Record summary
The part of an RNA shown here (small-subunit ribosomal RNA, central domain) has 350 nucleotides and comes from a metagenome. RNAcentral holds the full RNA, with entries from SILVA.
[in-house]
Context: one part of a larger RNA
RNA sequence: CUGGGCGUAAAGGGUGUGCAGGCGGUUUGUUAAGUCGGGUGUGAAAGCCCUUGGCUCAACCAAGGAAGUGCAUUCGAAACUGGCAGACUUGAGUACGGAAGAGGAGAGCGGAAUUCCCAGUGUAGAGGUGAAAUUCGUUGAUAUUGGGAGGAACACCGGUGGCGAAAGCGGCUCUCUGGUCCAGUACUGACGCUGAGACACGAUAGCGUGGGGAGCAAACAGGAUUAGAUACCCUGGUAGUCCACGCCGUAAACGAUGAAUACUAGGUGUGGGGAGUGUUGACCCUUUCCGUGCCGCAGCUAACGCAUUAAGUAUUCCGCCUGGGGAUUACGGCCGCAAGGCUAAAACUC
Numbered sequence: 001c002u003g004g005g006c007g008u009a010a011a012g013g014g015u016g017u018g019c020a021g022g023c024g025g026u027u028u029g030u031u032a033a034g035u036c037g038g039g040u041g042u043g044a045a046a047g048c049c050c051u052u053g054g055c056u057c058a059a060c061c062a063a064g065g066a067a068g069u070g071c072a073u074u075c076g077a078a079a080c081u082g083g084c085a086g087a088c089u090u091g092a093g094u095a096c097g098g099a100a101g102a103g104g105a106g107a108g109c110g111g112a113a114u115u116c117c118c119a120g121u122g123u124a125g126a127g128g129u130g131a132a133a134u135u136c137g138u139u140g141a142u143a144u145u146g147g148g149a150g151g152a153a154c155a156c157c158g159g160u161g162g163c164g165a166a167a168g169c170g171g172c173u174c175u176c177u178g179g180u181c182c183a184g185u186a187c188u189g190a191c192g193c194u195g196a197g198a199c200a201c202g203a204u205a206g207c208g209u210g211g212g213g214a215g216c217a218a219a220c221a222g223g224a225u226u227a228g229a230u231a232c233c234c235u236g237g238u239a240g241u242c243c244a245c246g247c248c249g250u251a252a253a254c255g256a257u258g259a260a261u262a263c264u265a266g267g268u269g270u271g272g273g274g275a276g277u278g279u280u281g282a283c284c285c286u287u288u289c290c291g292u293g294c295c296g297c298a299g300c301u302a303a304c305g306c307a308u309u310a311a312g313u314a315u316u317c318c319g320c321c322u323g324g325g326g327a328u329u330a331c332g333g334c335c336g337c338a339a340g341g342c343u344a345a346a347a348c349u350c
Base pairs, nucleotide, nucleotide: 004321005320006319007304008303012318014201015200016199017198021194022193023192025088026087027086028085029084030083031082033081034080035077036076037075038074039073040072041071042070049065050064051063052062053061054060091191092188093187094186095185096184097182098181099180103177104176105175106174107173108172109171110154115149116148117147118146119145120144121143125136126135162169163168206247207246208245209244210243211242215241216240220236221235222234223233258317259316260315261314262313263312266295267294268293269292270291271290272289273288274287275286276285278283299306300305323350324349325348332343333342334341335340
């Protein structure tokens, strides 16, 4: 390289948008680049292969043929692929009418709780643990009542519920705003799928500048425990956690399962729409589309399991793997303020 693979053995990019590229619905005409057929030329000799012949045979040598699957040129074919021109509506999209939603951004508001401050009541303990101690408290703690300050998070509802490309999103109201779903009509007429680079987004932690700081809490200090205890437990406690702006660009970024399309038994839930029968209505029943769970047949799988939300049957495109260690490395390059990230070997060794 080929072959074979990527849920768990090595292997799906964290996610999207999208240039190039690859691939692409139905139909008519045309073209003849690909494709197919014929002719001509060429495809050196030797060798390989076939048939003869020469050394007694053979190796070896000689003659003839074939082959050389190719290239060029020319004549044709027009089904398929491509090009050009035209048409179509089922793919894709647009408009109109409805619907659900923690989708995003900004502003404002709310109550519960913790902490702190002030005041009242009140008196000797409180706190903490396996047990203790450090700690707090007669300068009046804990408990309790009233008032105030401030920050952060939003109990119940809440749900294998919803929304979002992923990361993620949960009190209430308003403003701005993205996407999705359903119903049928009208319109555009292949406008599509994928997507190397590129660009954008991207939890936590961390970094820069300026704010903020209630609770929690790396580091740190003390108390315990212990043979020791740089831990687990306890009392404190600073960065940080919060906000604004700018970086970082990583995660078991997981469904450890790339995207799109089509097809392939059923059963039972749940969320959002639609249609229909019955009913005053609530609602029940039937059916359909979209989403989301569980079970399960065929099939697949090494097995576990997956099973119309496939890991089944197929097609297109991208990414990735190639024994373990060395190595999420070194060197170089690019990026970053730094931390570091991305790309990525070899010697050696089993």